[in-house]
Background
The RNA shown here (Bacterial large signal recognition particle RNA) has 265 nucleotides and comes from a Bacillota bacterium. The gene name in the source record is ffs.

RNA sequence: CCGUGCUAGGCGGGGAGGUAGCGGUGCCCUGUACCUGCAAUCCGCUAUAGCAGGGCUGAAUUCUCGACCGAGGUUCGUGGUUGUCGGGGCCGGCAUCGGUAAGCGGCAGUGAUGGCCGGGUCCCACGCAAUGAGUCGUUCCGAACCGGGUCAGGUCCUGACGGAAGCAGCCCUAAGGGACUUUUCUCAUGUGCCGUGGGGGCGCCUGACCGGAGUUGGCUGCCGGUGUAUCGCCCGGUAACGGCGGAUCGACGAAGAGUGCACGG
Numbered sequence: 001c002c003g004u005g006c007u008a009g010g011c012g013g014g015g016a017g018g019u020a021g022c023g024g025u026g027c028c029c030u031g032u033a034c035c036u037g038c039a040a041u042c043c044g045c046u047a048u049a050g051c052a053g054g055g056c057u058g059a060a061u062u063c064u065c066g067a068c069c070g071a072g073g074u075u076c077g078u079g080g081u082u083g084u085c086g087g088g089g090c091c092g093g094c095a096u097c098g099g100u101a102a103g104c105g106g107c108a109g110u111g112a113u114g115g116c117c118g119g120g121u122c123c124c125a126c127g128c129a130a131u132g133a134g135u136c137g138u139u140c141c142g143a144a145c146c147g148g149g150u151c152a153g154g155u156c157c158u159g160a161c162g163g164a165a166g167c168a169g170c171c172c173u174a175a176g177g178g179a180c181u182u183u184u185c186u187c188a189u190g191u192g193c194c195g196u197g198g199g200g201g202c203g204c205c206u207g208a209c210c211g212g213a214g215u216u217g218g219c220u221g222c223c224g225g226u227g228u229a230u231c232g233c234c235c236g237g238u239a240a241c242g243g244c245g246g247a248u249c250g251a252c253g254a255a256g257a258g259u260g261c262a263c264g265g
Stems, first nucleotide, its partner, number of pairs: 001265006009057003012030004020046005034054005063258003068253001072249007080241009091232002093228008102220003105216003114210002117207005122199006128192002130189005137180005147172004155164003
């Protein structure tokens, strides 16, 4: 140096979590690297830290260490963005009330603010009218008999002459009912372009006189008060995402280094 056969070893690793601690099942990252049974209200161990059983490979590209690299996870700090919740009317905004009169506007020499006088609206009394009801007046209807006048027929009295009562009809009327145009009188009132007198007088309407230039406060602006948590803003909580920095664990890769036994040639 070569061949053959063995053994050590290997047949994934890591993070968080869990645990007194270690490993596993489960979750996550990386990666492709045996099988069976057990296992999160856990399963099995004890610093030599899965247990039990089986299989493959096996001294080097494959096992061990690993400069360098750094997927990914955890954590601390400090900013940022966004969402959401709670709070703040002594922030903006908005609403409203009061004031002001800078701007716009209205009114105003066909006379403003102001002053002064009168009337009406209002109340009371009386009256008038209207309306309603009743009444007076005029007129019509209206009584089988118990209203009147006239009373056919008929009845009664009489010797006769004549007389009496009296139904129907007709006419007139009472009680009662209707109509009429206007009038008389009475009563009443949620009526009034009414009248007289008295009262009252804040406001409104209206008429005149004095006077001679402003007045108003509708809108905007400004000042102040009150309110409002919808929006913006402020304070605080919470969540997510990402930035920067620190700490920690760290897969894969990987320059390089290390590492048996036996026999034979």